A computed fold for a 340-nucleotide RNA from a Chloroflexota bacterium, annotated as Bacterial RNase P class A. The coordinates come from a structure-prediction model, not an experiment, and the mean pLDDT is 77. Its Rfam family is "Bacterial RNase P class A". Rfam links the family to the GO terms tRNA processing, dimeric ribonuclease P complex and ribonuclease P activity. The gene name in the source record is rnpB.

């Protein structure tokens, strides 16, 4: 110095004046506080609300899927295993099962899974053979040495695979010993099977005043009925679907004090947990959070001048995932040079 990796930070500031919105007071005056890291997608999951329903067995259906944690939860996060990429820091996994059973792999090819002899290669006699070579995405473990008429795990060595043991380890799994000639080949983001796990709607949910109308009308149904996949049981409940027609649409509340933010101890590898201190940081309702002057930072530039300053705006409310960003800028680490 240069090229990665990976964890973050800012992305405007200061004055002056005019103006809008919440809330508080000495009450019309004056303080204080007002859009983000994604407010955006609506992808997930909760808080909360309201559903005459609760609960138990069955059978569907959707959903997750190595191991342990963490969290109000999750398909997140964090730690670790295994398997792939990378020189390497580090990253990526839709990572249970293929000996329950269906099923799929066109076409090449002799043959595509309880499948195989086209050329070959030994033999000359019925025949043996699967090492070479073709096909193809995959062709009955891999290199070697022996050994055969000529080949083959047909034998050995070493590796691979199985099956049993020991030992480490909280588990996932890891290492070794034995014994086997040895693999019932792939795909389950194919259908299945095995575990676990699930009610619906959603702030336009819900609630409380005022007001107005028609104290209107029909039709089934009859202990049937019960939105929550459906069937059964058992408990509570008390009318229950459908349709014609007519008023209302105003005001509050929900609406912001939170699974809240900061600091520091303690525990934990960490995610994060507990305690102690101190803090209030929008709550609008067709929709406020601005404009206008100057002057600063930043990037361009020649230390000027002019120009330019990214993605983009709350609507109940947090916790993630993804996505979009002009640019500055920080800590760790890993590879190369090259100087000392």
């Nucleotide at each position: 110095c240069a090229a990665g990796g990976u964890a973050g930070a800012c992305g405007a500031g200061c004055a002056g004046u005019c103006g809008c919105u919440u809330u508080u007071u000495u009450u019309a005056a004056a303080a204080a506080a007002g859009a983000g890291g994604a407010a955006a997608g609506u992808c997930u999951g909760a808080g909360c609300a309201c559903c005459a329903u609760c609960g138990g067995a069955u059978u569907a259906g959707a959903a997750u899927g190595c191991c342990g944690g963490c969290u109000a939860a999750c398909u997140g996060c964090c730690g670790g295993g295994c398997a792939g990429g990378g020189u390497a820091a580090c990253u990526u996994g839709a990572c249970g099962g293929a000996a329950a059973g269906u099923g799929c792999a066109a076409c090449a090819g002799a043959a595509a899974g309880u499948a195989a002899a086209c050329c070959g290669c030994c033999a000359u006699u019925u025949g043996g053979u699967a090492a070479g070579g073709g096909u193809g995405a995959a062709a009955c473990g891999g290199u070697g040495a022996g050994g055969u008429a000529a080949g083959a795990g047909c034998u050995c060595a070493c590796c691979u695979c199985a099956a049993u043991u020991a030992a480490g380890g909280g588990a996932a799994c890891u290492u070794a010993a034995u014994u086997g000639g040895a693999u019932u080949g792939g795909c389950a983001a194919a259908c299945c099977c095995c575990a676990u796990u699930c009610g619906g709607u959603g702030c336009a949910a819900g609630g409380u005043u005022a007001a107005a109308u028609a104290g209107a009308g029909g039709a089934g149904c009859u202990a049937a009925u019960g939105c929550g996949a459906a069937u059964c049981c058992g408990a509570c409940a008390a009318g229950c679907u459908c349709u014609u027609g007519g008023g209302u649409a105003a005001a509050c509340c929900g609406c912001u004090c939170g699974a809240u933010u900061u600091a520091u101890u303690u525990g934990g590898c960490a995610a994060c947990a507990a305690a102690u201190a101190a803090a209030c940081u929008a709550g609008a309702u067709a929709a406020a959070u601005g404009g206008c002057u100057g002057c600063u930072g930043c990037c361009u530039u020649a230390u000027a001048a002019a120009g330019g300053u990214a993605c983009a705006g709350a609507a109940c409310u947090c916790a993630g995932c993804u996505u979009a960003u002009a640019g500055u800028u920080u800590g760790c680490c890993u590879u190369g040079a090259u100087c000392a």